This is a predicted structure of a 73-nucleotide RNA (transfer RNA) from a Chloroflexota bacterium. NCBI's taxonomy places the organism under Bacteria, Bacillati, Chloroflexota.
Formats: sequence, C1' cells, structure tokens
RNA sequence: GUGAGCGUCGCCUAGCGGUUAGGGCGCCAGGUUGUGGCCCUGGAGGUCGUGGGUUCGAAUCCCAUCGCUCACC
Repeated sequence: GUGAGCGUCGCCUAGCGGUUAGGGCGCCAGGUUGUGGCCCUGGAGGUCGUGGGUUCGAAUCCCAUCGCUCACC
C1' cells in the first nucleotide's frame, strides 16, 4: 500500500429498519446471617468509536474517518 473482519454501560456479550438498546459479571442499597461469603430483591450506569448521508423512522443500510486484529504485498 491492497483486501477483509470487529468497535454496543467498568468488563464480556445479544440485538438480520419500528414502539423503553436486553442479558451476565462487577458496583450501590436493602433482605437473610452473630460478622462475612453464598443466595434473594431493587437501583445506578449506554449520546451504540467519530462525522456525514438515505429513510416517516438507523445500533442496524450507504460514504468518509479513527482505533484494533487478520491475510497479501
């Protein structure tokens, strides 16, 4: 340089154009316990990498760009 894949709460991950972006771990609070852990209940936390475009409507489709990974050169 060329081609491909992947970027979604602190971490991991689901979500093939539609009505609140869901789950696990972790975190906070409460219950339980003599204390802690396990377990149960509730809660906070996401401008979906960034910027444009298409559309009535975009995490999802298109373009550019940034980062990471892989292959080729």
Its mean pLDDT, the model's own confidence on a scale to 100, is 80.